[in-house]
Context: one part of a larger RNA
Molecule: large-subunit ribosomal RNA, domain I
Organism: soil metagenome
């Protein structure tokens, strides 16, 4: 010294496990904020470093309501306390809420400095406390320029109308490139990424100046088919429609204008112009107007549009809960839920717990039931408010103008200027008024079709920061969120920003009283607990690598 046995150290594979993550589905909710938000600073406990919670009334205070024996947060131990005169502990509604922070009296290097009024503290002065003091829009009231009215401006009062903050989704204003064409410019990538403004609980989008094809249809949205077709394209590489047909959801309306009238101002005194009423609202053309008709505050309809506000009660649901069937022996064992025997209950054999495996031990589970006090409904009632209609006539009047449209440059349409129709911009021009106009993919004609240049409109669609149940041929601690543990923590970095590692003792602490040894040490050896201590806190199980003890056989 190999090389084998056996028996340790180290180390933490590996099974088991699951407090935690992943995903999906149903139902809710989609906000929250000057009534001071979201997020934080510093403080509060007898003792308190951290995390929760709470805010000087600070791990809490008042009340209303469930709940019934223990309680004073993770979290143990000592002290001192609370509680059947009902604590602790859930749920409702309320008070208190330092400082920052849209941060708002004024400054500021966030959590900090300092003023003004006024009003309080036996308060003159110091000091201490309370209120109140920003900007904006929106109403009003005084004053007032250049410039005579007048307007901008200024000074005042009122006004809980605004700001901020938030995860997808939507709209909108701006907008790349990496890539692909096997290079590369047109062109893809994409109107994608990000950037910024807005809303909502959804958003946009809607009631034909649409589509169709000679026959008709009848707002908008989304899903299927049409169809990877027509077609667009350095006809490349790609892009990529409709119409019609199946569904899901249905909903349809109000204004401008003539006209009639009231009221204010101007003036040339009968005309204009603002503002209010009425009245009107569409394409087989309606309307006003002019003539006939009078139904009724009826039918009818309402709080999501159709004109506008809402209130009560009823019934439902949510925000704590409650009731709830049916077992016992005997053996093993550390425990019985296991085997064995002999029973019960099921609208409840869904689960997890209890010292192994439990329908009948507890928690539950199926059924049945509950709300003082808040919040909510699409449901029913009731109050109340809205509130209709028809026929005919003429061709006098309206029917939305820097509008349509038009050259030039662009930009959307699946369509890259092309035969490019349509829509949306810029820049110049620049219309009819119903015997009018758009439109049918240049363009002319017929014919069909529709009325632009005001607004609103629920469902059916599209997401998920978030509640609340339920479920996975999804993870089990190198997985599964980055994170199961004081985690967006410690730690890095001027900072943007990065970003870890760390679960397991036993049923139960029963966590080793008491001797040795030893530094009044670590660390051990007795001895007691346990079912086990090779389960003793560097704690279940404990693999390999390394690393020793003893030993066989070998050199």
């Nucleotide at each position: 010294g190999g090389c084998g046995u056996a028996c340790g150290g180290u180390g933490g594979a590996u099974g088991c496990c699951u407090u935690g993550g992943c995903g999906c589905c149903a139902a809710c909710a989609g906000a929250c904020g000057a009534c001071g938000a979201a997020g934080g600073a510093c403080g509060u406990g007898a003792c308190a470093a951290g995390c929760u919670g709470c805010g000087a009334u600070a791990a809490g205070c008042c009340u209303c309501g469930g709940g019934g024996a223990g309680c004073g947060g993770c979290a143990a131990a000592u002290a001192c306390g609370c509680u059947u005169u009902g604590a602790u502990c859930c749920g409702g509604g309320g008070a208190u809420g330092u400082c920052c922070g849209a941060a708002u009296g004024g400054g500021g290097a966030a959590a900090c400095c300092c003023u003004a009024u006024c009003g309080a503290g036996u308060g003159a002065a110091c000091c201490u406390c309370g209120a109140u003091a920003a900007c904006g829009g929106c109403c009003u009231g005084c004053u007032g320029a250049a410039u005579a009215c007048a307007u901008a401006g200024g000074c005042g009062g009122g006004u809980g109308c605004g700001a901020g903050u938030c995860a997808a989704c939507c709209c909108a204003g701006g907008g790349a490139a990496g890539u692909g064409a096997a290079c590369c410019a047109u062109c893809u990538c994409a109107g994608u990424a990000c950037c910024u403004g807005g809303u909502g609980g959804a958003a946009a989008a809607u009631a034909a100046a649409u589509c169709a094809a000679a026959c008709g249809a009848g707002a908008u949205u989304c899903c299927g088919a049409a169809a990877g077709u027509a077609g667009c394209g350095g006809c490349g590489a790609g892009c990529g429609a409709a119409a019609u047909c199946g569904g899901a959801a249905c909903a349809g309306c109000c204004c401008a204008a003539a006209c009639c009238u009231c009221a204010g101002u101007g003036c040339u005194u009968g005309c204009a112009c603002u503002g209010g009423g009425g009245g009107g609202u569409u394409g087989u053309a309606g309307g006003a107007c002019c003539g006939c008709g009078u139904g009724a505050g009826u039918a009818g309809a309402g709080u999501u549009a159709c004109c506008a506000a809402u209130c009560c009660g009823g019934a439902g649901g949510c925000u704590a809960g409650g009731u709830g069937a049916a077992c016992c022996u005997g053996c093993u064992g550390g425990a019985a839920a296991g085997c064995g025997g002999g029973g019960c209950c099921a609208c409840a054999g869904a689960a997890u717990g209890u010292g192994a495996a439990a329908g009948c031990c507890a928690u539950g589970u199926a059924g049945c039931c509950g709300a003082a006090a808040g919040c909510u409904u699409a449901c029913c009632g009731g109050a109340c408010u809205c509130g209709a209609a028809g026929c005919g006539g003429u061709a006098u009047c309206c029917u939305g103008a820097g509008u349509a449209c038009u050259a030039c440059g662009g930009g959307a349409c699946a369509c890259g200027u092309g035969a490019a129709a349509u829509c949306c911009c810029g820049u110049g021009g620049g219309a009819a008024u119903c015997c009018g106009g758009g439109g049918a993919g240049a363009c002319c004609a017929c014919u069909c079709u529709c009325c632009a240049a005001g607004g609103c409109u629920a469902a059916a669609u599209a997401c998920u920061c978030g509640u609340u149940g339920g479920c996975g041929a999804c993870c089990g601690a190198u997985a599964g969120u980055g994170a199961a543990c004081u985690a967006g923590u410690a730690c890095c970095g001027u900072g943007a920003g990065g970003g870890a590692a760390a679960g397991g003792u036993g049923a139960a602490a029963a966590g080793c009283a008491c001797c040795c040894c030893u530094g009044c040490g670590a660390g051990g050896g007795g001895a007691g607990u346990g079912a086990a201590a090779u389960a003793g806190a560097a704690c279940c199980u404990g693999a390999a690598a390394c690393c020793g003890u003893a030993u066989g056989c070998u050199u």